[in-house]
């Protein structure tokens, strides 16, 4: 330098172009318990990497960047 894959909550990941972007873990609160890191319930948390474009509507499609991984040179 080229090709492919990926980037979404603190972490790991979902989401036929269309309800308010969700699940688990973690955090917070409560319950339970002699007690707990176990169990149950509730709840907080988002620039969907960035800039543009298409569209009535974009996490999703298109273009250009940035970052990471793998492969080739």
């Nucleotide at each position: 330098g080229g090709g492919c894959c990926g980037g979404u909550a603190g972490c790991a990941c979902a989401a036929c172009g269309g309800u308010u972007a969700g699940u688990g873990c973690a955090g917070u609160c409560c319950a339970c318990u002699c007690a707990u890191a176990a169990u149950g319930g509730a709840u907080u948390g988002g620039u969907u990497c960035c800039c543009g474009g298409u569209u009535c509507g974009a996490a999703u499609c298109c273009g250009g960047g940035c970052c990471g991984g793998c492969c080739c040179a």
Molecule: transfer RNA
Organism: Gammaproteobacteria bacterium